Large-subunit ribosomal RNA, domain I from a soil metagenome, 508 nucleotides, folded computationally. The coordinates come from a structure-prediction model, not an experiment, and the mean pLDDT is 84. The RNAcentral record of the full RNA draws on MGnify.

Context: one part of a larger RNA
């Protein structure tokens, strides 16, 4: 020193396990906010730290309901001191209280701090004072009258937050064409605006093709078709057909008639706490029985989970049933009802039928459609008709024929999305995977900053977490003791390898 057999150490691989993720699918919500959010910072408990929770009434206070024996939040025990069948902790519901920061709004400010007017109270305190817009009121210039201003009164009016979805507006590149400019990528990312539970659309100046259809929106075809295109990459319909869904209306005029809307009560269903809920015993093995065996039993309940190994019948549950003082949502009745303008129905009469539009010339965009033979839509800029005897459109453009009524508005469903509740599912993960995050993680740490971003589960059925002795200063160990088991002893299930000892044998 090497090669083998044993047997440690270090290492944490594997296997098992799951508190977290992920993807779905169903119904609910689909909004909070000046009555001060969202998010934070400071306190707060007999308690010194973190985390919940809460706010000087601070792990809480009232009241109303449910529940029924303990309770005084977790890390996490001790102790104190309390509180509860006069029903307490604890759950739902309604109020009450809510420092300071923040849209922050009395004035500044380097958030959580500093300084102040005013009114009202003996005092401690309390309320008020942003801005902009609506609406009254007062005064009131240049300038006679008035406007402008300027003070003010009221306002449940705005603003700031908040995952996608929506609808405007504004709009790239990289990339594709195997270079690139047209082109694409794309009206796609950003960015700004502004709304709803959905938003847009929407009730024909569509389309059809001489037959007809009948408003929007979706989805399946139609079809990668007709097109369109440095006819390159590539873009890419529509009619028409079958389905989700389906509802149609109003205003500019006047009479006339009626009632709804509100309000009151009455009731049904749902949702915020619950309850009531069948049926097993022994025997073996074992530490432990839910497993063997034996004999039973329930079932409108043999989903699930749990409990010392695998349980319809222990224990939560589960099928099926029962509930609400209060608060929300939603459906249905009954009464009552002021004004008649300025709400909602109906009739009847008369009357309206949307001018710098339509069109059209330059330049542009939008149309699957790149100026093209290019219709059609929207306009910046120049023009600019006609009036139902009129006009739009039918893919230059004419004529027939057909068809519709622009320049005014509203409109549920069918569709789009998940920040978020609550059951529920999975040929989805199982700690180097699943979210970055199973653990006190957007944490520790890294950056002037924007920002970047980790690692890190598992004793045991139950701490029974090792009293007492021994060696050592301690750390650790040895004993006893516990446990089915301690080579499960607290960086503790299993515990691979690489790495590093010990021991014996052989080799040298």
């Nucleotide at each position: 020193u090497g090669c083998a057999u044993g047997u440690g150490g270090u290492g944490g691989a594997u296997g098992c396990c799951u508190u977290g993720g992920c993807g779905a699918u169903u119904a609910c919500a689909g909004g909070c906010g000046a009555a001060g959010a969202a998010g934070g910072a400071c306190g707060u408990u007999g308690u010194a730290g973190c985390c919940u929770g809460c706010g000087a009434u601070a792990a809480g206070c009232u009241g109303c309901g449910g529940g029924g024996a303990g309770c005084u939040g977790g890390c996490a025990a001790a102790c104190a001191a309390g509180c509860u069948u006069u029903g307490a902790u604890c759950c739902g519901c309604a109020g009450a209280u809510u420092u300071c920061c923040g849209a922050a709004u009395g004035g500044g400010g380097a958030a959580a701090c500093c300084c102040g007017g005013c009114c009202c109270g003996c005092g401690a305190g309390g309320g008020u004072c942003a801005u902009u817009c609506c609406u009254g009121a007062g005064u009131g210039a240049a300038u006679a009258c008035a406007u402008a201003g300027c003070u003010u009164g009221g306002g449940u009016a705005a603003a700031g937050c908040g995952a996608a979805c929506c609808c405007g507006g504004u709009g790239a590149a990289c990339u594709g064409a195997a270079a690139c400019a047209u082109c694409u990528a794309a009206g796609u990312a950003g960015c700004c605006g502004g709304a709803g539970g959905a938003a847009a659309a929407g009730a024909a100046a569509u389309c059809a093709a001489c037959c007809g259809a009948g408003a929007u929106u979706c989805c399946g075809c139609a079809a990668g078709u007709a097109g369109u295109g440095g006819c390159g990459a590539g873009c890419g319909a529509a009619c028409g057909c079958g389905g989700a869904g389906g509802a149609g209306c109003c205003u500019g005029c006047a009479a006339c008639c009626u009632u709804u809307a509100g309000c009151u009560u009455c009731u049904g269903a749902a949702u915020u706490a619950g309850u009531g809920g069948a049926a097993c015993a022994g025997u073996c093995u074992g530490g432990a029985a839910a497993g063997u065996c034996u004999g039973g039993c329930c079932g409108u309940a043999g989903a699930g989970g749990g409990u010392g190994a695998u349980a319809g019948u222990c224990c939560c549950g589960u099928a099926c049933g029962c509930g609400a003082a209060a608060a929300u949502u939603u459906g249905g009745g009954a009464g009552u009802g002021g004004a008649a303008a300025u709400a909602g129905g109906g009739u009847u009469g008369g009357a309206a039928c949307a001018a710098g539009u339509a069109g059209g010339g330059c330049g542009g965009g939008a149309c699957a459609c790149g100026a093209g033979a290019a219709a059609u839509c929207c306009u910046g800029u120049c023009u600019g008709a006609a009036c139902a005897u009129g006009g739009g459109g039918g893919g230059a453009c004419c004529a027939u024929c057909c068809u519709c009524c622009a320049a005014g508005g509203c409109u549920a469903a069918a569709u789009a999305c998940u920040c978020g509740u609550a059951a529920u599912c999975g040929a989805c993960c199982g700690a180097u995977a699943g979210u970055g995050a199973a653990c006190c993680a957007g944490u520790a740490c890294c950056g002037u900053g924007a920002g970047g971003g980790a690692a890190a589960g598992g004793c045991g059925a139950a701490a029974a977490g090792a009293a007492c002795c021994c060696c050592g200063g301690a750390a650790g160990g040895g004993g006893a003791g516990u446990g089915a088991a301690a080579u499960a002893g607290a960086u503790c299930c299993u515990g691979a390898a690489a790495c590093c000892g010990c021991a014996u044998g052989c080799a040298u």